[in-house]
RNA sequence: CUUGAUAAAAGCAAAGUACAAGAGAUUGUACGACGCAAAACCACGGGGUUCGUUUUUGACGAGUUAGCCGGGUUGCCAGGA
Numbered sequence: 001c002u003u004g005a006u007a008a009a010a011g012c013a014a015a016g017u018a019c020a021a022g023a024g025a026u027u028g029u030a031c032g033a034c035g036c037a038a039a040a041c042c043a044c045g046g047g048g049u050u051c052g053u054u055u056u057u058g059a060c061g062a063g064u065u066a067g068c069c070g071g072g073u074u075g076c077c078a079g080g081a
Base pairs, nucleotide, nucleotide: 001080002079003078004077011036012035016031017030018029019028020027021026034067040073041072042071044070045069046068047065048064049063050062051061052060053059054058
C1' cells in the first nucleotide's frame, strides 16, 4: 500500500424493554443482539426529521440524524506485495 465478515484475536450494538434528560426530533445508562472490515470520530454537501416565524404544497432561522448516502481524519487483527 492492498485484500478480507470465510477462519482466528479483539471490538461495536439494531429492534425492544426499564429509568432519566429534552418543547420535540432525539440523546444517555442498563439489559438485549438485527447486523457491522471502520457500525470509531467529524454536521462539509445531499437526504430524512423536530421546533419556530412566515407572504404557507414554498422560504427563512435554530436543532437532530454519522447504523441514510457522499466526503474528511484516525485505527485492531489475519493474509499478500
Model confidence (mean pLDDT): 85 of 100. The RNA shown here (c-di-GMP-I-UAU riboswitch aptamer) has 81 nucleotides and comes from a Clostridia bacterium. The model forms 95% of the base pairs in the Rfam consensus. The sequence was found by an Rfam model in a public genome assembly. Its Rfam family is "c-di-GMP-I-UAU riboswitch aptamer". Rfam links the family to the GO term cyclic-di-GMP binding. Clan: c-di-GMP_I riboswitch clan.